A computed fold for a 350-nucleotide part of an RNA from a metagenome, annotated as small-subunit ribosomal RNA, central domain. The RNAcentral record of the full RNA draws on SILVA.
Context: one part of a larger RNA
RNA sequence: CUGGGCGUAAAGCGCACGUAGGCGGCUAGGUCAGUCAGAUGUGAAAGCCCCGGGCUCAACCUGGGAACUGCAUUUGAUACUGCCUGGCUUGAGUAUGGUAGAGGGAGGUGGAAUUCCAGGUGUAGCGGUGAAAUGCGUAGAUAUCUGGAGGAACACCAGUGGCGAAGGCGGCUUCCUGGCCCGGUACUGACGCUGAGACGCGAAAGCGUGGGGAGCAAACAGGAUUAGAUACCCUGGUAGUCCACGCCCUAAACGAUGGUCACUAGGUGUCGGGAGAUUCGACCCUCUCGGUGCCGCAGUUAACGCAUUAAGUGACCCGCCUGGGGAGUACGAUCGCAAGGUUGAAACUC
Numbered sequence: 001c002u003g004g005g006c007g008u009a010a011a012g013c014g015c016a017c018g019u020a021g022g023c024g025g026c027u028a029g030g031u032c033a034g035u036c037a038g039a040u041g042u043g044a045a046a047g048c049c050c051c052g053g054g055c056u057c058a059a060c061c062u063g064g065g066a067a068c069u070g071c072a073u074u075u076g077a078u079a080c081u082g083c084c085u086g087g088c089u090u091g092a093g094u095a096u097g098g099u100a101g102a103g104g105g106a107g108g109u110g111g112a113a114u115u116c117c118a119g120g121u122g123u124a125g126c127g128g129u130g131a132a133a134u135g136c137g138u139a140g141a142u143a144u145c146u147g148g149a150g151g152a153a154c155a156c157c158a159g160u161g162g163c164g165a166a167g168g169c170g171g172c173u174u175c176c177u178g179g180c181c182c183g184g185u186a187c188u189g190a191c192g193c194u195g196a197g198a199c200g201c202g203a204a205a206g207c208g209u210g211g212g213g214a215g216c217a218a219a220c221a222g223g224a225u226u227a228g229a230u231a232c233c234c235u236g237g238u239a240g241u242c243c244a245c246g247c248c249c250u251a252a253a254c255g256a257u258g259g260u261c262a263c264u265a266g267g268u269g270u271c272g273g274g275a276g277a278u279u280c281g282a283c284c285c286u287c288u289c290g291g292u293g294c295c296g297c298a299g300u301u302a303a304c305g306c307a308u309u310a311a312g313u314g315a316c317c318c319g320c321c322u323g324g325g326g327a328g329u330a331c332g333a334u335c336g337c338a339a340g341g342u343u344g345a346a347a348c349u350c
Base pairs, nucleotide, nucleotide: 004321005320006319007304008303012318014201015200021194022193023192025088026087027086028085029084030083031082033081034080035077036076037075038074039073040072041071042070049065050064051063052062053061054060091191092188093187094186095185096184097182098181103177104176105175106174107173108172109171110154115149116148117147118146119145120144121143125136126135162169163168206247207246208245209244210243211242215241216240220236221235222234223233258317259316260315261314262313263312266295267294268293269292270291271290272289273288274287275286276285299306300305323350324349325348332343333342334341335340
C1' cells in the first nucleotide's frame, strides 16, 4: 500500500462553522482532455516463458518465437467523466401567512425556606447518633410570635414533555435576538454534500483582578468508631460554590453509535402543525407533515441486541484503529499566569 474494521472486543474528533480538496440533479449542443479502438515507431542484448538444436543426461551453451501489460505520433468512436455554451425544476434557498418552545443575552420583580440581627412570650434543656460525645444553652438557648438584613435556589405545574449543534437550558415579567416546524402561492435556478488546516463555542473543577458570601462544603480542627481509622458517622469550618471581566479547553463531553442523501413489514403512545366530516366550539374519528418513546418482521450481528430515530440495503466525504504492558509516559515542538493541555515515541518485557 492492498485488504479488514470502528454500539459493548483496538477504533467516531466534545460540538459547530467553513477554506483548499474530494464528490455532485434533469436536459440540448459543442469540444474530444480523460476513456475506448486501429495503425506506425519504439520498448537494446541477456534473463523469464514456449518450440527446437549441441555437450552421453543435466546444469550450461545455442536458433527461432512469444512477451516486454509501457511511451510517443497518428487516424477514428462519443456512451460515461471533464471543459465551454444554453435551457429546466424535483435538490438547495428566498419571500409571504401562521404555531409551539426551560433556545440565547440584558434589565426589573415575587413568594416559600435556611441563616443572622432586634424585640415579646417562656424555662431547662437543645442538638446529634446504631449508641454517644465534641458543640449550643441560666450572660436565658431550643420552641413560639413580630419586625428587619442578606445571599442563593426556584416546591407544586413537571411529563422515556419541550428547546438547543454540542456543552446545556426551569419562578414571573419587559426589551433585544437565533433556529426548527406547518400551509398555500410566487420567485432564484444546482446556488448542493462533506470538509485536511484555520476560526468559534465548549459541564464541572481550577487560575487572575475586583466584588459578594445565606446555605452547602474540599482542606483543616475536634468528637466518635476501630487493633489502627490520615476514612465512612457527628459538631464546626476556609477556599470554592454566586456576580463582572479575562484565562483554562478537559470529561463515562455517552446513544460509549461522524455528517448528508435515497430505499426497505407492521403495531402502539406522546409533542407541535395541517386537512376532512358537523352550523359553530369542545371532544372524538380518519388522513397527513415534522419531532420524540416503546414493541416488533425481513435483514443484520460473535452474541447481546439494532430494527424507517438501523447497528438493514446502497452512494459520497471526513475522522480514527492495527496485541497487552511500558504510556497518553519520555524527548522535541506548541499553547497556558500556573495547574496543565495538544501532538506523541523507543528500549525493554509478556